The RNA shown here (small-subunit ribosomal RNA) has 1478 nucleotides and comes from an uncultured prokaryote. The coordinates come from a structure-prediction model, not an experiment, and the mean pLDDT is 83.

RNA sequence: AGAGUUUGAUCCUGGCUCAGAACGAACGCUGGCGGCACGUUUUAAGCAUGCAAGUCGAACGGUAGGAUAGUGCUUGCACUAUUUGAGAGUGGCGAACGGGUGAGUAACACGUAGAUGAUCUGCCUUGAAGUUGGGGAUAGCCCAUAGAAAUAUGGGGUAAUACCGAAUAAUAUCUUCAUUGAUAAGUGAUGCUGAGGAAAGGGGCUUCGGCCUCGCCGGGGGAUGAGUCUGCGUAUGAUUAGCUAGUUGGUGUGGUAAAGGCGCACCAAGGCGACGAUCAUUAGCCGGCCUGAGAGGGUGACCGGCCACAUUGGGACUGAGACACGGCCCAGACUCCUACGGGAGGCAGCAGCUAAGAAUCUUCCGCAAUGGGCGAAAGCCUGACGGAGCGACGCCGCGUGGGUGAAGAAGGCGGAGACGUUGUAAAACCCUUUUCUCGCAGAAGAAUAAGUUUCAGAGGUAAUGCUGGAGCGAUGACGUUAUGCGAGGAAUAAGCACCGGCCAAUUACGUGCCAGCAGCCGCGGUAACACGUGAGGUGCGAGCGUUGUUCGGAUUUAUUGGGCGUAAAGGGCGUGUAGGCGGCUUGCCAAGUCCCACGUGAAAGACCAGGGCUCAACCCUGGGACCGCGAGGGAAACUGGUAGGCUGGAAUCUUGGAGGGGGUACUGGAAUUCCUGGUGUAGGGGUGAAAUCUGUUGAUAUCAGGAAGAAUACCGGAGGCGAAGGCGACCUUCUGGCUCUGGAUUGACGCUGAGGAGCGAAAGCGUAGGUAGCGAACAGGAUUAGAUACCCUGGUAGUCUACGCCGUGUAAACUUUGUACACUUGGUGUCGGGGGUCAAACCUCGGUACCGAAGCUAACGCGAUAAGUGUACCGCCUGGGGAGUAUGCCGGCAACGGUGAAACUCAAAGGAAUUGACGGGGGCCCGCACAAGCGGUGGAGCAUGUGGUUUAAUUCGAUGAUACGCGAGAAACCUUACCAGGGCUUGACAUAUAACUGACCGAUUUAGAGAUAGAUUUUUCCCUUCGGGGACAGUUAUACAGGUGCUGCAUGGCUGUCGUCAGCUCGUGCCGUGAGGUGUUGGGUUAAGUCCCGCAACGAGCGCAACCCCUAUCGUAUGUUACCAUCAUUAAGUUGGGGACUCAUGCGAGACUGCCGGUGACAAACCGGAGGAAGGUGGGGACGACGUCAAGUCAUCAUGGCCCUUAUGUCCUGGGCUACACACGUGCUACAAUGGCCGGUACAGAGUGACGCGAAGCAGUGAUGUGGAGCAAACCGCAAAAAGCCGGUCUCAGUUCGGAUUGGAGUCUGAAACUCGACUCCAUGAAGGUGGAAUCGCUAGUAAUCGCAUAUCAGCAUGAUGCGGUGAAUACGUUCCCGGGCCUUGUACACACCGCCCGUCACACCACCCGAGUUGGGGGUACCCGAAGUCGUUAGUCUAACCUUUAUGGAGGACGGCGCCGAAGGUAUGCCCUCCUU
Repeated sequence: AGAGUUUGAUCCUGGCUCAGAACGAACGCUGGCGGCACGUUUUAAGCAUGCAAGUCGAACGGUAGGAUAGUGCUUGCACUAUUUGAGAGUGGCGAACGGGUGAGUAACACGUAGAUGAUCUGCCUUGAAGUUGGGGAUAGCCCAUAGAAAUAUGGGGUAAUACCGAAUAAUAUCUUCAUUGAUAAGUGAUGCUGAGGAAAGGGGCUUCGGCCUCGCCGGGGGAUGAGUCUGCGUAUGAUUAGCUAGUUGGUGUGGUAAAGGCGCACCAAGGCGACGAUCAUUAGCCGGCCUGAGAGGGUGACCGGCCACAUUGGGACUGAGACACGGCCCAGACUCCUACGGGAGGCAGCAGCUAAGAAUCUUCCGCAAUGGGCGAAAGCCUGACGGAGCGACGCCGCGUGGGUGAAGAAGGCGGAGACGUUGUAAAACCCUUUUCUCGCAGAAGAAUAAGUUUCAGAGGUAAUGCUGGAGCGAUGACGUUAUGCGAGGAAUAAGCACCGGCCAAUUACGUGCCAGCAGCCGCGGUAACACGUGAGGUGCGAGCGUUGUUCGGAUUUAUUGGGCGUAAAGGGCGUGUAGGCGGCUUGCCAAGUCCCACGUGAAAGACCAGGGCUCAACCCUGGGACCGCGAGGGAAACUGGUAGGCUGGAAUCUUGGAGGGGGUACUGGAAUUCCUGGUGUAGGGGUGAAAUCUGUUGAUAUCAGGAAGAAUACCGGAGGCGAAGGCGACCUUCUGGCUCUGGAUUGACGCUGAGGAGCGAAAGCGUAGGUAGCGAACAGGAUUAGAUACCCUGGUAGUCUACGCCGUGUAAACUUUGUACACUUGGUGUCGGGGGUCAAACCUCGGUACCGAAGCUAACGCGAUAAGUGUACCGCCUGGGGAGUAUGCCGGCAACGGUGAAACUCAAAGGAAUUGACGGGGGCCCGCACAAGCGGUGGAGCAUGUGGUUUAAUUCGAUGAUACGCGAGAAACCUUACCAGGGCUUGACAUAUAACUGACCGAUUUAGAGAUAGAUUUUUCCCUUCGGGGACAGUUAUACAGGUGCUGCAUGGCUGUCGUCAGCUCGUGCCGUGAGGUGUUGGGUUAAGUCCCGCAACGAGCGCAACCCCUAUCGUAUGUUACCAUCAUUAAGUUGGGGACUCAUGCGAGACUGCCGGUGACAAACCGGAGGAAGGUGGGGACGACGUCAAGUCAUCAUGGCCCUUAUGUCCUGGGCUACACACGUGCUACAAUGGCCGGUACAGAGUGACGCGAAGCAGUGAUGUGGAGCAAACCGCAAAAAGCCGGUCUCAGUUCGGAUUGGAGUCUGAAACUCGACUCCAUGAAGGUGGAAUCGCUAGUAAUCGCAUAUCAGCAUGAUGCGGUGAAUACGUUCCCGGGCCUUGUACACACCGCCCGUCACACCACCCGAGUUGGGGGUACCCGAAGUCGUUAGUCUAACCUUUAUGGAGGACGGCGCCGAAGGUAUGCCCUCCUU
């Protein structure tokens, strides 16, 4: 410090996710030791048991009991004296501390800084003063009584440091009068007068006089602690906007330690709130802790400070202090005891229990230390505390061994193997002993107290004492402590997560969208680096992972540090309140600001530097820091305030100007419709085409007249005005704003603007009018599968006017761009002014529009009219969906508007640009693409292939174009892969090793359907040291063979198709943030990215073309088996001969837009022409760019993986692939006269032939047989070419067309033609009379038509591949159909239009809203009842201290009664908030 994820790719916006750190944690697996910390975060739920606050006999009376002595004597009881003396009681101090918890509390509760001139303070401390003299009771105790108990009551008697008077007293308190100086303000200080007001004793010593000490009392000061008040700070929600009657203030009075409406009476009507009152929800606050670079964000466990609470609510008492956790009273809930009458209780103290929960410990030891209470002290008490126990909950440290050790052991895993890896790892050898076990020793935590010894000091007659110092001097829970030493022995000690990317680390097997994983993206559908396991590796390590939470990354709430044209985001517009901000200049002030020093900012923590535990964690010491607040002194630039001044901002006046700016009243013409009349006749109207409609009752058209309403042609413009909405005939009138020039005036009067109020298109609503045209709704006609639409004919509301609403007011109210000001190169046009000129040019101000510099921007783009550079203010945004929805509130007559969520759900949604693809987008161009033609298919019969069906099997594959006479260029057996049956198992076939045998082959024969089995017969070779070895063959055994079994979606190779379409790319450069572009686009041209020109491109590659083959012409060479003009010869180029011709085979020539003319840009090229056998690629072939279709093929072959192994291998016989209701493709033959039949006759090319072609001749109607010449072929044969031509016949018919089907007889091939061959002859003679929708081929030697040959092949051709013969028609043209190329445009597509995607409905589930209803809780309000208790009041009952005095006394007190207030409770509630259920 970043990374993953939106896309085919890119940049941006933007969310989601990850890596880090942390934790009072929990869960899973695992677990050796020690140190230091921490441990009910959940129900402030309930609690058994024990303990957690007592102490003082030196305040008091004194008992039970014990000991000693004595007395009485009824010898085991009573009494007396001395001594000791528990428990209980009176009294004092403490119990308000310490300990726990965080429910409540949004508050002076807390933090910080102050105030108290408005206060209190026990114990402690300091320095002065005092401590005199009396009185009356009451617990305990004794005797009774009531009660189950708790407890209560009566009588008697007793003490005090308990209680009560009195004396004395101050600088305390109150009061009269006066003085005094600071202060904002006397309750300050001083003096005088009067009033009132204290006490307690205990102990020690004594020379008995007293002294000492601890107490006690009044007062002053201090310290400590507490109360109260104030400034500032300290959650969320406005879908909480108004709240408040003791409320705000005053006077008086009461009350308190103390100011105060704190309480009361009266008076006034205030107080708080947008700087957020009130209400609701949540929450103890802080030092700190976690995180972060910081600013911040989160948090408030442990430790420390403060607050609040103690079962819930209320209340007071005591006291220095409480409205009191282990006190009291009352009420409620709960629990317990009970004799049913009544009582008792409060773990949020320490342990512990129950429940809850993912989850949190021992009913331990000790007061030895530290601290606290009481005490003179010893001491007692102390679950505070110190320790131990449990828990890897956390932090820190240590260990589980170290060295040597390659045969790189065995085993495991991987690999075809070689080998690799686990791995120096182990073993083995040599060491060590932290830890562990056993044993022994053994610190520190302890300081001192009482006491004792002693020194010094002050005072005193002395003693006890007082103050200070020194020595000795008991006490250890932890604890068998820490630690050390000795012995033993590698001995007691390693796991967890991960290994697709992020993110370090990979392989094998299993599984097969299953099981499962997953933080995000995503893995898994038979080769999973992602699931599970093994091996290996990576990371951390007594831990490791997971989950949860917080911060970080996230600049993703942006103060530091973001945005708003199109990504989310500018308010519809101006006006203006509060607020924010504000020109130049002078003086003063000092609030902000700055400087200096002061106080405070507790300690702990954090940081820095040291130190102590062996280190560390931990602990100790010191320092700085604590960015804050307060008060003091100073400065005056800036902001602010104040007092002046200025003119530049702003405004006013004045001279001109333009304008559809607004309101009002009036006027005009054109058009439309309607009415009346005339002319006139058959249509009009409307549409893509029609129809509805209208017209002979006279339309449309045309002329004349009249009526009505609405809108204002031309001008008119990228033009003008207005804040926006918006504004368009002319004239009148009222009125707003703008603007130019030059002057004058005021003197900052300004900018922005939350709320507020105003304006605000259209539609809509109400009332009253109006209504020509247009025209929602509606009606009809069309269109259509439908057509609640688009089109047509009509037509109501509305559109128009007035008033009002809508209106807290909406629009793509858009420039999707808030307002104002300033600054920053230019060019062009236009509107309105000014200057200037004869007129121009030109300059300038204010608008408006385009292009563009810098700059900005993700890009597009913006660019003085900014989206540039700055300033001020306002509005708004924070992932998509849910949703501008729900709900609440506000507005509205309604429609609806404003404000405006959440649950749930997704990992994206989005912007701009790029490349493709696509478009019933555009432009250009091509192709038998259409058109123009010729011939077919689709109808018939047959052949063949396919689907389907059938079957034991009908083997498999191919399936739009690009499968279907395809693989197959030959299924009777074989082929053959299928089926049935019969056999074989190292195998039908290959290699290797070992052992045995010596043959194998061939021939004959038996059984069998055959495979096979048996029998007979024949039969080895080479070398040799004679043991044997080798070759070959067989048998046995082991490795292995074999598979047309699966996967063409694991593959190679080959192939189809787009497409013989003209395209596809690269290097360098340049442009762009980038994907990418440029080049390859543009202007021409071409069959062509063919060529030329231009150009930020210049070149190049694969394609095109050419090079290759065939063909067309010529030359030349050669001349047999080919040829024959001349010569000779023959039946015949038959032979001689010839080398001319044809032909064959070589080698050449030829054609290149080369020449001419025109067009074109002086180009490329095109058009025409000449010449030429051939002319613009002459014709044909081979040749197929980058790529697409997971196209086809595992059955040509090859091949990974999987599967079978007496079978999915292999051999054999028979069957099947040839089935047949049907459907489709491809063909053949036809339907006839351009023909059929008969006879005669002519002319090819290219092939092929030895297991072959096979002549002549002969036989047969024929297929064919016989025959066997010739030929391994320019020699011989196949071989007859056919259409054609000549002649004849048929005469339009199911025929002399057509030949299917069937019967009979044959031929040929072949072991074998039944299933299942071809051919021949005789006979039979079906459908069919040119074929619906639709559809195919072809542009010239082509289509059509005619035959021939070949491959395969024993045989079988309507198929395939070739060959030649005869030989057309048409193409105006590119609108349309199909396909393609280039450019451009739109796109929400990229699996790419066979795309993407919207809504309804059905079923199940989740979440939320609403609804009929039902129900509980909290708060508020009103009323009723009213406990305890304080206060007030009363005088019923009782009454020791004092007074007066002896009374039926007084004062005072207690109880009782009454009153105010008052908790819980009750009733009501159309109130507010909230929750739950169906």